[in-house]
Context: one part of a larger RNA
RNA sequence: UGACGGGGGCCCGCACAAGCAGCGGAGCGUGUGGUUUAAUUCGUCGCAACGCGAAGAACCUUACCAGGGCUUGACAUGUGGCGGAAAACGGCGGAAACGUCGUCCUCCCGCAAGGGACCGUCAUGCGGGUGUUGCAUGGCUGUCGUCAGCUCGUGUCGUGAGAUGUUGGGUUAAGUCCCGCAACGAGCGCAACCCCCGUGGCAUGUUGUAUCUCUCAUGCCAGACUGCCGAGAGAAACUCGGAGGAAGGUGGGGAUGACGCCAAGUCAGCAUGGCCCUUACGCCCUGGGCUACACACACGCUACAAUGGCCGGUACAACGGGUUGCCAAACCGCGAGGUGGAGCUAAUCCCCUAAAGCCGGUCUCAGUUCGGAUUGCAGGCUGCAACUCGCCUGCAUGAAGCCGGAGUUGCUAGUAACCGCAGGUCAGCACACUGCGGUGAAUAUGUUCCCGGGCC
Numbered sequence: 001u002g003a004c005g006g007g008g009g010c011c012c013g014c015a016c017a018a019g020c021a022g023c024g025g026a027g028c029g030u031g032u033g034g035u036u037u038a039a040u041u042c043g044u045c046g047c048a049a050c051g052c053g054a055a056g057a058a059c060c061u062u063a064c065c066a067g068g069g070c071u072u073g074a075c076a077u078g079u080g081g082c083g084g085a086a087a088a089c090g091g092c093g094g095a096a097a098c099g100u101c102g103u104c105c106u107c108c109c110g111c112a113a114g115g116g117a118c119c120g121u122c123a124u125g126c127g128g129g130u131g132u133u134g135c136a137u138g139g140c141u142g143u144c145g146u147c148a149g150c151u152c153g154u155g156u157c158g159u160g161a162g163a164u165g166u167u168g169g170g171u172u173a174a175g176u177c178c179c180g181c182a183a184c185g186a187g188c189g190c191a192a193c194c195c196c197c198g199u200g201g202c203a204u205g206u207u208g209u210a211u212c213u214c215u216c217a218u219g220c221c222a223g224a225c226u227g228c229c230g231a232g233a234g235a236a237a238c239u240c241g242g243a244g245g246a247a248g249g250u251g252g253g254g255a256u257g258a259c260g261c262c263a264a265g266u267c268a269g270c271a272u273g274g275c276c277c278u279u280a281c282g283c284c285c286u287g288g289g290c291u292a293c294a295c296a297c298a299c300g301c302u303a304c305a306a307u308g309g310c311c312g313g314u315a316c317a318a319c320g321g322g323u324u325g326c327c328a329a330a331c332c333g334c335g336a337g338g339u340g341g342a343g344c345u346a347a348u349c350c351c352c353u354a355a356a357g358c359c360g361g362u363c364u365c366a367g368u369u370c371g372g373a374u375u376g377c378a379g380g381c382u383g384c385a386a387c388u389c390g391c392c393u394g395c396a397u398g399a400a401g402c403c404g405g406a407g408u409u410g411c412u413a414g415u416a417a418c419c420g421c422a423g424g425u426c427a428g429c430a431c432a433c434u435g436c437g438g439u440g441a442a443u444a445u446g447u448u449c450c451c452g453g454g455c456c
Stems, first nucleotide, its partner, number of pairs: 008456006015447002019411005026302008034293002042053002064288007073126001077125008088103006107116003127278003131275003137271002139266003142262001144260001149188006155164003168179003194254004199222007225248001228242005304404001308363007320351003325344002330339003370401001375396007417439007
């Protein structure tokens, strides 16, 4: 000077409290540990690992295992020798890779010799490695933490480390601002400048609308600044109340993450030093595995029902996506789906009937008309191929489960909770993720306590 204290003071945060919905019990899904395995590839491990890398493991992916193969190599570039256009096709062995035999063919410059491009082969520099070290590194990221801090120049003080400034009195979301002060200034942070939403005006109307009036769409502008009034009060900053206003006192949300900490994470995204492998630790292929299952944990989904289940009728979105794509009408099928082919490179056409809701009916408290696991059969779709190991449909089957111990999580408003929709990934596969809208609460007296943080 820091850090720490079951030292003190002051102050914040869904930190507690007050509430609402959960998790912890059940079934299933996903991840992880463990165990098993020829292999169950690897990484990640308190917060800050565990629906994490993975925005999609049947083959591929794939890094793992078994077997079959290749050796200048799947890929790059140089040199030398030999042979041949390149390519394409076929036969045989084979699971394929691969091996082997053959057909076909003769490019450009040049009279020719020869040279060039490309291919094969031999040799040599090499090439290759998801092999190792994140404690050799770059880059990127997490975390404290969107917390209010972290520093510098000059001056002053101190022998010095260093202090001062940055402390103090107020105030703020804030080292925000005011006042004071041996300090005076400045920088990185805070705030503002950026984007979206909420109000109005103007302009423009295509593909939107019956109508350019509204709605809507696109662009520009205005508007909010404690500006006005009152009080706190002895000054300022500021705080409280009020008016007007679509909106107040940072209007709501986003983007934005200071100096640094954790030898935090990543050599498997990429790059890269060192070390290591070189007929193999490289490369290709077939099949298997990553999907195993006595268990244990984490995160979810569905429930345990009557503010509910089922049946019929009926209403209202937003964000988005679409040409090897989205796919309408019509027809076939109980259905998944099929046939069909219109339109659309999209404010035009399609995905696209949103669901919860509302109206009517039924069930009457029961392991049930709750719940849907599991299993059998029959089908559909994608794809070379659904046995290991996909999704969906119909019929049948109907398990556990009657609200969950200790404990523990999220959330302060258009939030929680409930409801569906879209998108990325993607041939196919979503209970995950990222967004979108619909319905729409309760509670906060307060800071003693738990956790984290700031200042003295």

The part of an RNA shown here (small-subunit ribosomal RNA, 3' major domain) has 456 nucleotides and comes from an uncultured Anaerolineae bacterium. The coordinates come from a structure-prediction model, not an experiment, and the mean pLDDT is 86.